This is a predicted structure of a 63-nucleotide RNA (Fluoride riboswitch aptamer (crcB RNA motif)) from a bacterium. Its mean pLDDT, the model's own confidence on a scale to 100, is 79.

RNA sequence: GAGCCGGAAGGCGAUGAAGCCCGCCUGCAGCAGCGCCGUGUGGCUGAUGGCUUCUACCCAGCU
Numbered sequence: 001g002a003g004c005c006g007g008a009a010g011g012c013g014a015u016g017a018a019g020c021c022c023g024c025c026u027g028c029a030g031c032a033g034c035g036c037c038g039u040g041u042g043g044c045u046g047a048u049g050g051c052u053u054c055u056a057c058c059c060a061g062c063u
Base pairs, nucleotide, nucleotide: 009026010025011024012023013022016054017053018052019051020050021049035044036043037042
């Protein structure tokens, strides 16, 4: 340098970030997604879709 074979997308999963896994939507978005209770004023849980770690918040205890 040539030939052959193979591989390589994005987004989303009720409150932040990272890794892995799972699910969903789609060819680029008008889609996937935007919790629950209450007639209403209003009230409740959770930073995960799941696991691990960090950050924030809440409760309790110790120093």